c-di-GMP-I riboswitch aptamer from a Desulfocapsaceae bacterium, 76 nucleotides, folded computationally. Lineage of the source: Bacteria > Pseudomonadati > Desulfobulbia > Desulfobulbales > Desulfocapsaceae. Its mean pLDDT, the model's own confidence on a scale to 100, is 86.
């Protein structure tokens, strides 16, 4: 460097729930918590899935799978 990922070492995210704000909802955001994660960093491009509407538009999630674009260690 690939390909991998360990009962390794330094860190790093936060699911359920609960509380405040904000949204018609999905859901976000803060604080608390940890089920858990090697991209659980990012980006709605493909499925697929919620909200909302029911004509058309339109919104949500990246912690379903996939594509992309980035990246921390490291034993066999």
């Nucleotide at each position: 460097a690939u390909a991998a990922g360990a009962u390794a070492a330094a860190g790093c995210c936060a699911a359920a729930c609960c509380u405040g704000c904000c949204g018609u909802a999905a859901g976000g955001u803060a604080g608390g918590g940890a089920c858990g994660g090697a991209a659980a960093g990012c980006u709605a491009c493909g499925g697929a899935u919620c909200u909302g509407a029911g004509a058309a538009g339109a919104g949500a999630a990246a912690g379903c799978c996939g594509a992309g674009c980035u990246g921390c260690c490291u034993a066999c």